The part of an RNA shown here (small-subunit ribosomal RNA, 5' domain) has 499 nucleotides and comes from a metagenome. It matches the Rfam family "Bacterial small subunit ribosomal RNA". The coordinates come from a structure-prediction model, not an experiment, and the mean pLDDT is 86. The full RNA is in RNAcentral, with records from SILVA.

Context: one part of a larger RNA
RNA sequence: GAACGAACGCUGGCGGCAGGCUUAACACAUGCAAGUCGAACGAGAUCCUGGGGCUUGCUCCAGGUGACAGUGGCAGACGGGUGAGUAACGCGUAGCAACCUACCUUUUUCUACGGAAUAACGCUUAGAAAUGAGUGCUAAUACCGUAUACGCCCUCCUUUAGAGAUAUUGGGGGGGAAAGAUUUAUCGGUGAAAGAUGGGGCUGCGUUAGAUUAGCUAGUUGGUGAGGUAAGGGCUCACCAAGGCAACGAUCUAUAGCGGGUCUGAGAGGAUGAUCCGCCACACUGGGACUGAGACACGGCCCAGACUCCUACGGGAGGCAGCAGUGGGGAAUCUUAGACAAUGGGCGCAAGCCUGAUCUAGCCAUGCCGCGUGAAUGAUGAAGGCCUUAGGGUUGUAAAAUUCUUUCGAUAGGGAAGAUAAUGACGGUACCUAUUAAAGAAGCCCCGGCUAACUCCGUGCCAGCAGCCGCGGUAAUACGGAGGGGGCUAGCGUUGUUC
Numbered sequence: 001g002a003a004c005g006a007a008c009g010c011u012g013g014c015g016g017c018a019g020g021c022u023u024a025a026c027a028c029a030u031g032c033a034a035g036u037c038g039a040a041c042g043a044g045a046u047c048c049u050g051g052g053g054c055u056u057g058c059u060c061c062a063g064g065u066g067a068c069a070g071u072g073g074c075a076g077a078c079g080g081g082u083g084a085g086u087a088a089c090g091c092g093u094a095g096c097a098a099c100c101u102a103c104c105u106u107u108u109u110c111u112a113c114g115g116a117a118u119a120a121c122g123c124u125u126a127g128a129a130a131u132g133a134g135u136g137c138u139a140a141u142a143c144c145g146u147a148u149a150c151g152c153c154c155u156c157c158u159u160u161a162g163a164g165a166u167a168u169u170g171g172g173g174g175g176g177a178a179a180g181a182u183u184u185a186u187c188g189g190u191g192a193a194a195g196a197u198g199g200g201g202c203u204g205c206g207u208u209a210g211a212u213u214a215g216c217u218a219g220u221u222g223g224u225g226a227g228g229u230a231a232g233g234g235c236u237c238a239c240c241a242a243g244g245c246a247a248c249g250a251u252c253u254a255u256a257g258c259g260g261g262u263c264u265g266a267g268a269g270g271a272u273g274a275u276c277c278g279c280c281a282c283a284c285u286g287g288g289a290c291u292g293a294g295a296c297a298c299g300g301c302c303c304a305g306a307c308u309c310c311u312a313c314g315g316g317a318g319g320c321a322g323c324a325g326u327g328g329g330g331a332a333u334c335u336u337a338g339a340c341a342a343u344g345g346g347c348g349c350a351a352g353c354c355u356g357a358u359c360u361a362g363c364c365a366u367g368c369c370g371c372g373u374g375a376a377u378g379a380u381g382a383a384g385g386c387c388u389u390a391g392g393g394u395u396g397u398a399a400a401a402u403u404c405u406u407u408c409g410a411u412a413g414g415g416a417a418g419a420u421a422a423u424g425a426c427g428g429u430a431c432c433u434a435u436u437a438a439a440g441a442a443g444c445c446c447c448g449g450c451u452a453a454c455u456c457c458g459u460g461c462c463a464g465c466a467g468c469c470g471c472g473g474u475a476a477u478a479c480g481g482a483g484g485g486g487g488c489u490a491g492c493g494u495u496g497u498u499c
Stems, first nucleotide, its partner, number of pairs: 001499004006495005013371006019364002021329001026327003030324003035074003040071002047064007081282003090207007099199002104195005110189002112146004121136006152175006160167002180187002208254003215245003220242008257279004261272004284305005307318004335361001337360003343357001344355004374404004384395004408440001409436006418426001443488005448469003454483005464471002
């Protein structure tokens, strides 16, 4: 000098754009943050219309509406948060082969015949509750069986190539599907092949410090066989062998999410990893699997633990590192806001519903950028202040005064784009016009040298200053005040950290 997710002190007019718990991965009251589909299914409260009975406001029948639940499907593996762990194929980069991929796209095949249940519901019943138990009835795109299936899967034989592994041609045997709905336009379901997208795996190289850490390792290293997985593999197991790593730093310890980037610097480098983007890991702590195309799953399940809450003491409920918000910690970091209008996501044929993603608004000079706090004229160089050699000098064209202007602000009127035929939270916002009156808007630090800027008074090694050198003990340009001056300016200075 530059920089900052900054803080503190003094001060503070406006706007645009950005940023805003770096500390306790501490504990959390309350609300919201993941639902949707009646064009899969049965039942059906309420209300409406018509008709009958009639005790005149009750009941029965038919039609419509269709709440709350339930079965079923898809989505809750995305989106959002955090950085505890991790020195690792975690990340970055360049490659590799033994894999999977719901929804989507393309091509193609089929969509046949049956069956048994079960929730809801009714009745009975246990419990304080959470939640159940028994019995009876019922539906489906829920579940099960049979049929068919070139291609698909398994297996055997065979042809060709090959040293073999293996690939390939033809054939035999065995196995395996499906679901319907509808407003008749369509929307679906099944097998197969391919694509796209997403993901899993492996490898080379790179990736902090310590030797006051020198040896480490038994599924350890390799082989054979088997199991397992979507998939290669000690991934797991049995047997066999005795290997494998390490001074080119193994092991251990400490620290740390990684990268694109960011800051600085002429560069090389050094430091760093907030916001935004990619990847990884985590979801009260530890472990486990289930479902599923995908999880070992933040707002799913089970077990154990700590903590909090309810309880009729028998037993139950919970997880903000989602958005707000609270307590606590701290030098320190915001509203318990609006809207789905836009962009995107989930479900749905759609209408639409949901969406604290997102878009907006609120708070904060936290930063960057822009603007303003007036302009011109104005000497008798007014008054006042300060200094003085008492003549004057300086503040100073500064003020006053005169003539102008109205940015910003305020008040009133008009009023968008963003949206496409409709739909605008923002918002009567941005912007435009009129009116108003210089009217409402300047501070902070410094003045011994480094370093731009000097005098007086007070104090008297005191009080104090100080980044370094150093000032202060009676004439202090260094302390405190004043006048004057210098610097920056809605900021200025201090502290901290990096280069």